[in-house]
Context: one part of a larger RNA
Order: sequence, then C1' cells, then structure tokens
RNA sequence: UUGGGCGUAAAGCGUUCCGUCGGCUGGUUGGCAAGUGGAAGGUUUAAGCCUGGGGCUCAACCCCAGACCAGCUUUUCAUACUGCCGAUCUUGAGGGUGUUAGAAGAAGUUAGAACACUCGGUGGAGGGGUGAAAUCCGUAGAUAUCGAGUGGAAUACCAAGAGCGAAAGCAGACUUCUGGGGCACUCCUGACGCUCAGGGACGACAGCUAGGGUAGCGAAGCGGAUUAGAGACCCGCGUAGUCCUAGCCGUAAACGAUGGAUGCUAGCUGUUCCUUCUUUAUGAAGGAGUGGCGCAAGCUAACGCGUUAAGCAUCCCGCCUGGGGAGUACGACCGCAAGGUUAAAACUC
Repeated sequence: UUGGGCGUAAAGCGUUCCGUCGGCUGGUUGGCAAGUGGAAGGUUUAAGCCUGGGGCUCAACCCCAGACCAGCUUUUCAUACUGCCGAUCUUGAGGGUGUUAGAAGAAGUUAGAACACUCGGUGGAGGGGUGAAAUCCGUAGAUAUCGAGUGGAAUACCAAGAGCGAAAGCAGACUUCUGGGGCACUCCUGACGCUCAGGGACGACAGCUAGGGUAGCGAAGCGGAUUAGAGACCCGCGUAGUCCUAGCCGUAAACGAUGGAUGCUAGCUGUUCCUUCUUUAUGAAGGAGUGGCGCAAGCUAACGCGUUAAGCAUCCCGCCUGGGGAGUACGACCGCAAGGUUAAAACUC
C1' cells in the first nucleotide's frame, strides 16, 4: 500500500460542546460541457509481449510486417451522473406564535434536624471504646438531661432503572437573572445542511498559588492495641485537606469500556413529558425521552446486540496492526510545581 477492523481480543479523542480548512450534501427545471463516455487525427526511441510471414535441418534464437494497451494533445459528438451558472419548490435546517416539564447554570435571601463548642440549671461517678482491652475524658463535676447562645458543613422523608445537562455533573425552600429541550399550529425563510484535521471552550477527584473559613470527617503524624514483627486492618487524638473567593492544573474503569449525522428493518411490556380523541375508562392514538423482554428478521468468535442496534446502508472524523521494553527516553509545547500532551529505539520473548 491493498485489505481487515475498533462493546468484552489491539483500537471511539473526557465532552464533538463551538467551529476554520477540507470531505460529503434534498426535490424540479433550463443552460454550459470542466469531470465522464464515444469517434477520428497527431505524438509517445528501439527491443520485448501478441498476430501473420520468413531465416538458421527443428527448436531455442534471429529477421520482416502488423496490431493491442495506455499517457499527452487536437477536432468532433453525447449529456444520464458529478460539476458550474440561472430559475423554482418544501420534506432537511432555521425562525415565528402558543403551550409545557425539569436536582440545567449564576447570584442572593432563608428554614429545620443533626453535630460541636460556650454559658446556666438538675445530678453525683463514672463515661467512652473494643473481639477483648487500653491510650483517652471525668469530683477543677464528665456521661446523662433541660434551657439559652454561637459556628461550620450537609440537606432525612418526598426519591423512582424518575428528571435535566454536550460531557464533567446537578437535590431543603424562596426570589432575580440566564441557557437548552418537548409538543401543537404549519405562519415565515428557502438547502441556509452533515461532519470536522488544526484551533477554541468546558472538564470529577486529588493536587498547586493567594486570601478567608474550619463544626464534623480526616492523608501525614503521635499514642493505645493486635502481632513473631505491624511501617496496616481495630481504638483515642490529629495537621494538610474537605468549605468559600480569585487563579492554575487538564487527568480518571472521564464507561454504555459502544464517535457524530441521516434513512430503512416484527413485536410485547413499564415509566416521564406534550398533544388529540372518546362509550372519562386510567382507555386509545400521535410525537419526544427513559427502562425491561424478545431464536421477528438480521448480526456476532461467543457472550450477547436487537427501532436507544453491536441489523441493513450512505457521509465525515478519530483510532488499531504481536507481548515486554513503554505511554517510557530524547526533543518540542504547556505548567509555579506536581506533572500533562505529543512520542520512539536498542534489546528481548
């Protein structure tokens, strides 16, 4: 390179969220004829291959003639498809109007339970903890209990394979601001679309910088146990951290281990939202999600997938090519650092 692949064997970038180049791109119609196809001419050293003929006794070999293939170019013809130009359409896409669900985001206000601490009352010897203990707390009055106050963090029940969001993720209540979605009408624009190398944005936890905050929990650390030892598991303390503001970091089993878009291909059953209809039944139908089942068909090495495809197809992107060495070294870029991204080879099996 041809070819084959990417749920679990190597392989889907964390999110394709935005989007440049590029690639691809709906229906009808007219024109052009660049691509495309046909015909003819020119040219494309010789040899070789092929066909016909000839020469060495044959053959190999050699000689003569012709032809094919294909490239470039000129002329001409065709116009289905692609392309370009013009016109037009509405189903793709977008907009409008109405309506609707939601833990979607940001800021602010606020509530109750629990917990800790402080103060006060009652009370008077234990409490706590464990497999059992001990460290630890307690007559300077603990634990328990009642009242008052202060503080930080998280929001029981509702709660659900439920909802929202591109993903990360999002949960007490209320207010303000902001984003996206569904459905109905079929009113407007008229292909405005899809995907996307680079690029940008967002991106759990942990970690970093500066400032604040610190109730509980709690790496490290210090004790108590356990044990042969115990750098652990268990227990008592406990710093960073966990929380907030501003800024970095840019990684995860960032998982559905399944990229995005469009169309098509049996059903059954649950659930969320919208709409319509009716004998309003908790019913039927349509749409949009979210689950279960399924030898429908089909696919798969099997497991399994199966209208939310891993089925049948088209378009675009990313990625894979034996194990180890290694997601390492070197270089480059990014970062305050930790480190991240890109990414080999020798050698070895």
Molecule: small-subunit ribosomal RNA, central domain
Organism: Patescibacteria group bacterium UBA1396